[in-house]
RNA sequence: GGGAGCGGGCGGGUAAUCGCUCCGGUUUCAUGCCGGAGAGGAAAGUCCGAACUCCGCAGGGCAGGAUGGUUCGUAACGCGAACUGGGGGCGACCCUAAGGAAAGUGCCACAGAAAACAUACCGCCGCGUCUCGGCGCGGUAAGGGUGAAAAGGCGAGGUAAGAGCUCACCGCUUGCCGGGUGACCGGCAAGGCACGGUAAACCCCAUCCGGAGCAAGACCAAAUAGGGAAGCGUUCGAGGGCUGCCCGUCCGAAGCUUCCGGGUAGGUCGCACGAGGUGCCGGGCGACCGGGCAUCCAAGAUAAAUGAUUACCGCCGCCUUCGGGCGGACACAGAAUUCGGCUUAUAGCCCGCUCCCUCUU
RNA sequence: UGGGGCGUCGUCAAGCGGUAAGACACAGGAUUUUGGUUCCUGCAUUCGGAGGUUCGAAUCCUCCCGCCCCAGCCA
Numbered sequence: 001g002g003g004a005g006c007g008g009g010c011g012g013g014u015a016a017u018c019g020c021u022c023c024g025g026u027u028u029c030a031u032g033c034c035g036g037a038g039a040g041g042a043a044a045g046u047c048c049g050a051a052c053u054c055c056g057c058a059g060g061g062c063a064g065g066a067u068g069g070u071u072c073g074u075a076a077c078g079c080g081a082a083c084u085g086g087g088g089g090c091g092a093c094c095c096u097a098a099g100g101a102a103a104g105u106g107c108c109a110c111a112g113a114a115a116a117c118a119u120a121c122c123g124c125c126g127c128g129u130c131u132c133g134g135c136g137c138g139g140u141a142a143g144g145g146u147g148a149a150a151a152g153g154c155g156a157g158g159u160a161a162g163a164g165c166u167c168a169c170c171g172c173u174u175g176c177c178g179g180g181u182g183a184c185c186g187g188c189a190a191g192g193c194a195c196g197g198u199a200a201a202c203c204c205c206a207u208c209c210g211g212a213g214c215a216a217g218a219c220c221a222a223a224u225a226g227g228g229a230a231g232c233g234u235u236c237g238a239g240g241g242c243u244g245c246c247c248g249u250c251c252g253a254a255g256c257u258u259c260c261g262g263g264u265a266g267g268u269c270g271c272a273c274g275a276g277g278u279g280c281c282g283g284g285c286g287a288c289c290g291g292g293c294a295u296c297c298a299a300g301a302u303a304a305a306u307g308a309u310u311a312c313c314g315c316c317g318c319c320u321u322c323g324g325g326c327g328g329a330c331a332c333a334g335a336a337u338u339c340g341g342c343u344u345a346u347a348g349c350c351c352g353c354u355c356c357c358u359c360u361u
Numbered sequence: 362u363g364g365g366g367c368g369u370c371g372u373c374a375a376g377c378g379g380u381a382a383g384a385c386a387c388a389g390g391a392u393u394u395u396g397g398u399u400c401c402u403g404c405a406u407u408c409g410g411a412g413g414u415u416c417g418a419a420u421c422c423u424c425c426c427g428c429c430c431c432a433g434c435c436a
Stems, first nucleotide, its partner, number of pairs: 001357010012313007020038007040332001044343002047341005052213004059247004064209005069083005084098001085096004099204002104202002106198003121144002123140007152170002155167003171193001172191008217269004227260006239251003262435003276296006282289002314330001315328005362432007371385003379416001387403005409425005
């Protein structure tokens, strides 16, 4: 100097004027005036987990759903951290739905002899035959060929040719020893190989799961046609207890369900102090935790406010006589009960750490 | 705001692991003097998009994109 990996941050600023929503004061609860506050890192997708609220506390079984290396973290999680195994990269580093295929079932198109109780097209070898090139019978699976995948791999011995037939190494299985909290790792010995792939196919194993959602729910107000039809019921009991079925249990002694039609869709609370934010100190490799101190309180609208204009500065582009001039309105987007995550979108920048190549000293 | 569902030629759609049926429409040809009818042929470089699982994905999984439906109270 060039290329790359990882992590973190900003994401227009200031002032004036005119508007919008809310709060406080004044005032008569109005109007007006004065003062103050007013979107995000994702407010998004609604994909997970919770808080909160309600459902005559949710008992058992079947079904269903979710998760899936280990150990931690957390209120909890399908999230995060560290580590293990596997894969990729020269490397920094990255990816990983990563339980079970010797419980069972299914599937593996085409090609190929054969796709899972193995088998033999070409070939190789032996025997027989004979018209001397084939044919028939048998052996074999080393070589060729097919395929995504061919029944341990590779080398040597061995053989008629071959073959775990035998041996070394590697892989696999089983056992033992050592290390680690654990996933797992290392070593030794034995076995001649039995066990193709697929579980984001059914399934099996382990763990977890009651349902619904702020249009939850509580209160006030307003309104009337407490109308019509069908079905099921009234002690032989419909229906309900907000996931499907069964049992159990409770409510229910008369209504219930669906459809058609009608009325009304206003207000208050829930709702902004909470698993709260920031800084310092301490513990931990880390996610994170502990309290101690200090400090802060930071939108609450309801068809929905958070905007517009101007000036200067910043940024970007073009031009330049290097003084400046002109232009761009300048990423994604935008609260709706609230938190913790994940995922997705994001113009332009800034900072830190690390790796590789090249050059110079 | 919450809940649920669906995306396959231009349109309606079948297929739900083995390489995209069918109908209408459209284009070309034949028949006809011409048009229609009828007959024949063609028409999806890929199933809304991007990743993943698998030998193989429209189909299975994940994440996005687009569209559609439902909802309170009284009686």
Predicted 3D model of RNase P RNA and transfer RNA as a complex of 436 nucleotides. Rfam match: Bacterial RNase P class A. Rfam classes the family as a ribozyme. Its family is annotated with ribonuclease P activity, tRNA processing and dimeric ribonuclease P complex in the Gene Ontology. The coordinates come from a structure-prediction model, not an experiment, and the mean pLDDT is 76.